[in-house]
């Protein structure tokens, strides 16, 4: 100097003129509201609720977005237990309120490297799939082939050589494919094959290191039934539902509405009353029946329960609503995520939805002209994008600019 990887920050400054809005303080010749009075018009009163005026102090984001996760908070359900359905996660260890997040490590893959990626438990519990091509896609199989030589033909004096080839043997070579029933090499064989051996790989046992995932070393061994589970599934762990349009209060209004169908309205004991008696009425206890989250059980409550159709009222105000798993500096522990301690700070709360508009100037950036250069003139005015209960994450979008660390290459010394 060039290229790359990775982490972080900014994304306008200043001034002026007008305009919004939250909170605090102040004002009073009264516009609205309130009180008194009048049949009414109107008049009077205090006050500071609204409006208005003055002063002070604040006023969108790193993603406010997507609504993908996890919570706080609020309400509902049925108090407890068991099981299921459904959903989520999936190497180990840690952080956190929690998570599907973050940090570190392990294993696998990519890359020269810095670094990046991985829905990373189980295929021998079961079911299923591997198209096409290929002989064959899971304990399969012979297309081209290799060996073989009963037999046939040719040459030769003979030994033997050449060609075709049955039965039989082979899966080492070639081909097909994403993938071919371990890989490379040597030996062996008629030709071959873990058939044997060495190394690798696989399985198993022991030891060492590590909290662990796992890594290393050594011994033994049959030398082998592949892949896909972001296929169904199995295993382990976690999970009630709905959501600020939750909810609470005030005010106001209506119809505690109407219709149809089904189930049930029961049994026994005791007490009181009525009765000539059969029995009737009321109360109480036990059992039965029905009812609330998918099922079951226990407990507890009610006396009715289930389904369908038609129709009415409220769409007002206050609150929830901003002090929080809060922010900042410093110190300590830790590789880190993060945690602990001292000190300081309070930074939007709207409700059809506020925080804006214009001008000037400076700066960053871009385009064009002039100039050897320094510089100068003109023009543009530049990203993604706006809270709505609040946090912790993830994902997506982002013009332009700046800072740090690391890797590779080139050159010089």
């Nucleotide at each position: 100097c060039c290229a790359g990887c990775u982490g972080g920050c900014c994304g306008g400054g200043c001034g002026g003129c007008c305009g919004c809005u939250g909170c605090c303080g102040g004002g009073g010749u009264u516009g609205c509201a309130g009180g008194c009075u009048u049949u009414g018009c109107g008049g009077c009163c205090g006050a500071a609720g609204c409006a208005c005026c003055c002063g002070g102090u604040g006023g969108a984001g790193g993603a406010a977005a997507g609504u993908c996760c996890g919570g706080g908070c609020u309400c509902c359900a049925g108090g407890g237990a068991u099981c299921a359905a459904c959903g989520g996660u999936g190497g180990c260890g840690g952080c956190u309120a929690a998570c599907g997040g973050c940090c570190g490590c392990c294993g696998g893959g990519g890359g020269u490297g810095a670094c990046c990626c991985c829905a990373g438990g189980g295929a021998a519990a079961g079911u299923g799939c591997c198209a096409c091509a290929g002989a064959a896609a899971a304990c399969a199989g012979a297309c081209c082939g290799c060996c073989g030589g009963a037999g046939c033909g040719g040459g030769g004096c003979a030994a033997c050589c050449c060609g075709c080839a049955a039965a039989g043997g082979c899966a080492a070579g070639g081909g097909u494919g994403a993938a071919a029933c371990g890989g490379u090499g040597c030996g062996g064989u008629a030709a071959g094959a873990g058939c044997g051996c060495a190394c690798c790989g696989c399985g198993u046992c022991u030891c060492c290191g590590g909290c662990a995932a796992c890594g290393g070393a050594g011994g033994c061994g049959g030398c082998a039934c592949g892949g896909c589970a972001a296929a169904c599934c199995c295993c382990a762990c976690c999970g009630g539902g709905a959501g600020c349009a939750a909810g609470a209060c005030c005010g106001a209004a209506u119809a505690g509405g109407g219709g149809c169908g089904g189930c049930a309205c029961g049994a026994u004991g005791c007490c009181g009353g009525g009765g000539c008696g059969a029995c009737c009425c009321g109360g109480u206890a036990u059992c039965a029946g029905g009812c609330g989250a998918g099922a079951u059980c226990c407990a507890g409550g009610c006396c009715g329960c289930c389904g369908c159709c038609c129709g009415g009222g409220u769409u007002g105000g206050u609150u929830g609503c901003u002090c929080g798993a809060g922010g900042c500096u410093c110190g300590g522990a830790g590789c880190g995520a993060u945690c602990c301690g001292c000190g300081c700070c309070c930074a939007a709360g709207a409700u059809g939805a506020a925080u804006g508009g214009c001008c000037g100037u400076c700066g960053c950036g871009g385009a064009g002209g002039g100039g050897c250069a320094a510089c100068u003139c003109u023009c543009c005015a530049g990203a993604c994008a706006g809270a709505a209960c609040c946090c912790g994450g993830c994902u997506u979008a982002c013009a332009g600019g700046c800072c740090g660390g690391c890797u590779g290459g080139c050159a010089a010394a």